[in-house]
The part of an RNA shown here (small-subunit ribosomal RNA, 3' major domain) has 477 nucleotides and comes from a metagenome. The RNAcentral record of the full RNA draws on SILVA. Its mean pLDDT, the model's own confidence on a scale to 100, is 85. Its Rfam family is "Bacterial small subunit ribosomal RNA".
Context: one part of a larger RNA
């Protein structure tokens, strides 16, 4: 000097108060283990385990079994040969490949060739998701959005460092004030950034409709209008400015006017010095080492989906603040041309057959809990909805291994869950439903977003868990 361990003083959903939940069930996913020809790799306490994978029926694909290829699927060049390219056919086969035909004769030419393309043969190279994240770069996790982490000159020490950065307030903050052998910087804290929350003011169609006119069964539909909503550009607004108290006449705090927001309004975006030889050589990049008729490369099939078991993360429940019927409302974020799909009509349905309008503030996808009526009366039930049997749609070459979906029919466990644990402080938790990317389709119950309906509780800081400063003991670095 740290790390530790005590002490003190502070903080965080860290306990506490509170609400829901895992953990028991059944289903999905992800891992572990068994098994397997293969079940391709990697991630490992917090910080791996619905993670890389934002889409495994081939393809992806890296695995496994078989059939091939060897200047190779790809690049860049060098010599010879031969042919424009490009397209076509026939055998063999599961494709790949492997034999074998046929068509066609480019552009310049000094008619010797030369060119561009291709195709064979040879060589240089190619090519490797093989190995090494303990050899790198980068780019990410984590401590932590935690308030720390250094630096110049002085200045003390023989030195290693110290000192400023301790100390008294005080803040979310090393925020600021005051002190003071220290004075200043510098990364970081805050601000600048972007979204929200009020108001003005330009704008004014595709949006909007207050007045004044047409029309309809109705509907901004029309003529019109830009007043409101909206949309979305520039401003204004919040500063402890004001007033009271308190405090060191400080910083500050505690209550008040005044406002749409009041002390950091609220959400993001931002992640010092390092830590863990964290993670990633399978996103790319790259040193080394290693393959080279293979460890590269094409293909067909099948694995990645096995299943006695364990475990993480979900879903759906187990009912009556609940199920079915039926009747009826109100959203925002988004997407849309190989698409979105209005509306008719057909099918109980998934879906079909026609098809309007839309490259979209103009069209379209487009809610649901909620309300009102009604049934069911506490039963393993009209609760729950796995299993399994038939019978169908729809993607696609193809749904056997191994897709979703829909009908009929079956209706399993399940009666709120042991020890132990997770999350959340407000438009939050709790419930509802939407919408995207991947995507031909989907195994989305997943991830990111949106909108609706909307609580409860924090007395306090003894205790657990994580941290920050000063301080003290150390046989420990």
């Nucleotide at each position: 000097u740290g790390a530790c361990g005590g002490g003190g003083c502070c903080c965080g959903c860290a306990c506490a108060a509170g609400c829901g939940g895992u953990g028991g069930a059944g289903c999905a996913u992800g891992u572990g283990g068994c098994u397997u020809a293969a079940u391709u790799c990697g991630a490992g306490g917090c910080a791996a385990c619905g993670c890389g994978a934002a889409g495994a029926a081939c393809c992806u694909u890296a695995c496994c079994u078989g059939g091939g290829c060897u200047u190779g699927a790809c690049a860049u060049c060098u010599g010879c040969c031969g042919g424009a390219c490009c397209g076509c056919c026939u055998g063999u086969g599961a494709a790949a490949g492997c034999a074998g035909g046929c068509u066609u004769u480019c552009u310049c030419u000094u008619c010797g060739g030369a060119g561009a393309c291709c195709g064979g043969c040879a060589g240089a190279c190619a090519g490797g998701u093989g190995c090494u994240g303990c050899a790198u770069g980068g780019c990410u996790g984590u401590c932590g959005u935690c308030a720390g982490c250094u630096c110049g000159u002085g200045c003390c020490g023989u030195g290693a460092g110290g000192u400023g950065u301790u100390c008294g307030g005080u803040u979310a903050a090393g925020u600021c004030c005051g002190g003071c052998a220290a004075c200043g910087a510098g990364c970081g804290c805050a601000a600048c950034c972007c979204a929200u929350g009020u108001c003005g003011u330009c704008a004014g169609u595709u949006g909007c409709c207050a007045g004044c006119a047409g029309g309809u069964c109705a509907u901004g539909c029309u003529g019109g209008g830009c007043a409101c909503u909206c949309u979305g550009g520039c401003g204004a607004g919040a500063c402890u400015g004001c007033c009271c108290g308190u405090g060191u006449c400080a910083a500050g705090c505690g209550g008040g006017a005044g406002g749409a927001a009041g002390g950091c309004g609220u959400g993001g975006a931002u992640g010092a010095c390092g830590u863990c030889a964290a993670g990633u050589c399978c996103g790319u990049a790259u040193g080394g080492c290693c393959c080279u008729u293979a460890c590269g490369c094409c293909c067909a099939g099948g694995g990645c989906u096995g299943c006695a078991c364990a475990c993480g993360u979900g879903c759906u429940a187990c009912a009556a603040u609940g199920g079915g019927c039926g009747g009826u409302a109100c959203a925002g974020u988004g997407a849309g041309a190989a698409g979105c799909g209005c509306g008719g009509c057909c099918g109980c349905g998934a879906g079909g057959c026609c098809a309007a309008g839309c490259g979209a503030a103009u069209c379209u996808c487009c809610a649901a809990a909620c309300c009102c009526g009604u049934c069911c009366u506490c039963a393993g039930u009209u609760c729950g909805g796995a299993u399994u049997g038939g019978a169908g749609u729809c993607u696609g070459c193809a749904a056997c291994u191994c897709g979703a979906c829909u009908c009929c029919a079956u209706g399993a466990a399940g009666u709120c869950g042991g020890a132990a644990u997770c999350g959340c402080u407000a438009g939050u938790a709790a419930a509802g439903g939407c919408g995207u990317a991947u995507c031909a389709g989907c195994a989305a119950c997943g991830a990111c977003g949106c909108c609706u309906u909307g609580a409860a509780u924090a007395c306090g800081u003894u205790c657990c868990c994580g941290g920050g400063c000063c301080u003290u003991g150390u046989a420990c670095a």